A computed fold for a 77-nucleotide RNA from an Opitutaceae bacterium, annotated as transfer RNA. The coordinates come from a structure-prediction model, not an experiment, and the mean pLDDT is 81. The sequence was found in a public genome assembly.

RNA sequence: CGGGGCGUAGCUUAGCCUGGUAGAGCGCUACGUUCGGGACGUAGAGGUCGUGAGUUCGAAUCUCACCGCCCCGACCA
Numbered sequence: 001c002g003g004g005g006c007g008u009a010g011c012u013u014a015g016c017c018u019g020g021u022a023g024a025g026c027g028c029u030a031c032g033u034u035c036g037g038g039a040c041g042u043a044g045a046g047g048u049c050g051u052g053a054g055u056u057c058g059a060a061u062c063u064c065a066c067c068g069c070c071c072c073g074a075c076c077a
Stems, first nucleotide, its partner, number of pairs: 001073007010026004020057001028044006050066005
């Protein structure tokens, strides 16, 4: 330098193809059961969906550019 993949809650991730109210598990907080821990149950908090722009009535989803990580190739040594 060229090609490809990935980026969503603290962590692991679904949803993207085919646009229409952002979800799950673990973890966290409070309460209940327990002497306590663990475990279980109930309730709750937690998201600029990597950044910016475009298309659209409407974008996590489509388009473009950029950033970060990973893989392959080329080049140099």